[in-house]
Predicted 3D model of a 72-nucleotide RNA (transfer RNA) from a Thermodesulfobacteriota bacterium. It was read from a public genome assembly. Its Rfam family is "tRNA".

RNA sequence: GCCGGCGUAGCUCAGUGGUAGAGCAACUGAUUCGUAAUCAGUAGGUCGCGGGUUCAACUCCCAUCGCCGGCU
Numbered sequence: 001g002c003c004g005g006c007g008u009a010g011c012u013c014a015g016u017g018g019u020a021g022a023g024c025a026a027c028u029g030a031u032u033c034g035u036a037a038u039c040a041g042u043a044g045g046u047c048g049c050g051g052g053u054u055c056a057a058c059u060c061c062c063a064u065c066g067c068c069g070g071c072u
Base pairs, nucleotide, nucleotide: 001071002070003069004068005067006066007065010024011023012022013021018055026042027041028040029039030038048064050062051061052060
């Protein structure tokens, strides 16, 4: 230099056009003499960033940033 993949909650990841989710973690409550475990609940997101297409974009297109891999 060229090509490809990934970027979504604190972490690991789903979601491939029509209300953004799960597990773990955090917080509150129940249980316990107390802790852990268990159970119930709550909160937490401008979906890396900027444009475009569309009635509607995490999703499709373009550009860009970061990480990983391949080729040279």